This is a predicted structure of a 160-nucleotide RNA (glmS glucosamine-6-phosphate activated ribozyme aptamer) from a Thermomicrobiaceae bacterium. Rfam family: glmS glucosamine-6-phosphate activated ribozyme aptamer. Rfam classes the family as a riboswitch. Rfam's curators write: This entry contains a glucosamine-6-phosphate activated ribozyme that is found in the mRNA for GlmS. GlmS is an enzyme that uses fructose-6-phosphate and glutamine to generate glucosamine-6-phosphate. Lineage of the source: Bacteria > Thermomicrobiota > Thermomicrobia > Thermomicrobiales > Thermomicrobiaceae. Model confidence (mean pLDDT): 78 of 100.

RNA sequence: CCGUUUUGCGUAGCGCCCGGACUUGCCAUGGAGGUGGCAAGUUGACGCGGAGGAGACCGAGCGAACCAUUCGGCGGGUGGUCUCCCGGCCGGCACGGUCGAAACGGUUGCGCCAAAGCCGCUGAGCGAUCAGCGAGACAGCGCACAGCCGAUGUGUAUUC
Numbered sequence: 001c002c003g004u005u006u007u008g009c010g011u012a013g014c015g016c017c018c019g020g021a022c023u024u025g026c027c028a029u030g031g032a033g034g035u036g037g038c039a040a041g042u043u044g045a046c047g048c049g050g051a052g053g054a055g056a057c058c059g060a061g062c063g064a065a066c067c068a069u070u071c072g073g074c075g076g077g078u079g080g081u082c083u084c085c086c087g088g089c090c091g092g093c094a095c096g097g098u099c100g101a102a103a104c105g106g107u108u109g110c111g112c113c114a115a116a117g118c119c120g121c122u123g124a125g126c127g128a129u130c131a132g133c134g135a136g137a138c139a140g141c142g143c144a145c146a147g148c149c150g151a152u153g154u155g156u157a158u159u160c
Stems, first nucleotide, its partner, number of pairs: 014075004019071001020043010046063003052085007086100005092156004104150006111143002119134006
């Protein structure tokens, strides 16, 4: 260094970097700003939400900040569609429909909810930058409540 096994920890807005951007050093060039090469580095998404089981396909919801390298790319992924199974609801059962243990859908109103950023500091690094603390805010999806609209079927056992 590679492979295998075991254990522990971490992990799903998560991981990675051959591009780009940025930093330092050396060299070259130039009067200088600078430009180019090499080497070593840095950066590369802020949270909220999101899981019945299996398979296939697609390649993933929401806003915040900034007005932009949060550029560009790779991998993964609890996202979406379809099929099957399981389950809730439509009184039981079958079919059918709809949804996923928050287990009808749509729409309007109202209520609830974040972190980064910003501000003030601390630590590490020559630096790019990284790690952390304090203070005070601010979303949407979503969920809850209310109104409205749509759906609540067909067959059938039993009972009245």